[in-house]
Context: one part of a larger RNA
Molecule: large-subunit ribosomal RNA, domain VI
Organism: Caldisericota bacterium
RNA sequence: CGCAAGGAAACUUGAGGAGUGCUGUCCCUAGUAUGAGAAGACCGGGAUAGACAGGCCUCUAGUGUACCGGUUGUCACGCCAGUGGCAGAAGCCGGGUAGCUAUGCCUGGUGGAAUAAGCGCUGAAAGCAUCUAAGCGCGAAGUCCUCUCCAAGAUCAGGUUUCCCUCACCGUCAUGGUGGUAAGGCCCCUGGUAGACUACCAGGUUGAUAGGCUGGAGGUGUAAGCCCAGCAAUGGGUUGAGCUGACCAGUACUAAUAGGCCGAGCGG
Numbered sequence: 001c002g003c004a005a006g007g008a009a010a011c012u013u014g015a016g017g018a019g020u021g022c023u024g025u026c027c028c029u030a031g032u033a034u035g036a037g038a039a040g041a042c043c044g045g046g047a048u049a050g051a052c053a054g055g056c057c058u059c060u061a062g063u064g065u066a067c068c069g070g071u072u073g074u075c076a077c078g079c080c081a082g083u084g085g086c087a088g089a090a091g092c093c094g095g096g097u098a099g100c101u102a103u104g105c106c107u108g109g110u111g112g113a114a115u116a117a118g119c120g121c122u123g124a125a126a127g128c129a130u131c132u133a134a135g136c137g138c139g140a141a142g143u144c145c146u147c148u149c150c151a152a153g154a155u156c157a158g159g160u161u162u163c164c165c166u167c168a169c170c171g172u173c174a175u176g177g178u179g180g181u182a183a184g185g186c187c188c189c190u191g192g193u194a195g196a197c198u199a200c201c202a203g204g205u206u207g208a209u210a211g212g213c214u215g216g217a218g219g220u221g222u223a224a225g226c227c228c229a230g231c232a233a234u235g236g237g238u239u240g241a242g243c244u245g246a247c248c249a250g251u252a253c254u255a256a257u258a259g260g261c262c263g264a265g266c267g268g
Stems, first nucleotide, its partner, number of pairs: 001153001006164007016150004022050007034039001052108005060102004067095005072087006111145003118138004165267001167179004184262004188204005209255003212251005218244003225238005
């Protein structure tokens, strides 16, 4: 820009396209059918595993750059104590929430139809025979449908529901032009499990969108101060303490204020 007859919002149909499509082992049937024996099934049913694919973070595991603790050297805060800086753009070490991740967890490869080669039934031409000439059946990891995803620019531009509208001025033979608006949308702002930008999604005071605060979960592992024991190092008590990023809630304290713009005229 279009979607041949107004402007919007939401939900859809599915032409068409893409994806998936794998396999092993064991058990039962059954030591049955078969076979002199050795051996040993079809069909059907069940269990489990591998690789691959998709999704996820409850479990297991990794990371987690400053969430907690320990610790060496040195410097600083006058000293002790307590802290902080540097030793990587983490000093080193032990752990670790969210998120991300796999080695972890979940799910998937099903069923049906028509067929190929092939195997058949009936059966003439050709008194026989013949799967074929008429007719009928079985039969593939392949085809179509079933399953997952995209999808009306599918220009044959689809469908359903709901919302808004009978304005003003100018002008034309005539669809027209200008302006302010409706439903609605955008800008702008707070953000995100969304994201390169854009888009998408949640919100913008009639508000829990982000921050803060409060409570909780999870993490770390018993803070400081004081008291007690000990000459002291240190230990014990207060104390599962103190601290705590992303997680779960609550709460308008802070910021989403104020505002601007676009957008039809009942529809050739």